[in-house]
RNA sequence: GUCGCACAUCAAGAGUCGGGCCGACGCCCGACGCCAACCUGCCGAUCCGGGCAAGGUGGCGCUCCGCAAGGAGGAUGUGGCCGAGCCGGCAACCAAGCGGAUCAAG
Numbered sequence: 001g002u003c004g005c006a007c008a009u010c011a012a013g014a015g016u017c018g019g020g021c022c023g024a025c026g027c028c029c030g031a032c033g034c035c036a037a038c039c040u041g042c043c044g045a046u047c048c049g050g051g052c053a054a055g056g057u058g059g060c061g062c063u064c065c066g067c068a069a070g071g072a073g074g075a076u077g078u079g080g081c082c083g084a085g086c087c088g089g090c091a092a093c094c095a096a097g098c099g100g101a102u103c104a105a106g
Stems, first nucleotide, its partner, number of pairs: 006078005015032007033060003038056003041052003044103006062073004080090004
């Protein structure tokens, strides 16, 4: 990188400028910005809930069918980097720094 499988989500949210293909629609690229808790991390430990855009992704108009329930398709996520044979190591904020249960410590 490609193919296949499983689970979760597709509610809400968030865009400008420059360039390219162009007559336009539209698509693509770049810069800056913004949105969003899916993974990692943080909020003493574990679990549950909640929070924080720091690390890894992603997004900034999902499509079609159906009166509806729903279905089909499609999309995104199920951390990253280094070395590797088992496996070992590294970074993750100046943000948030909360509630419940059980612990630990005092």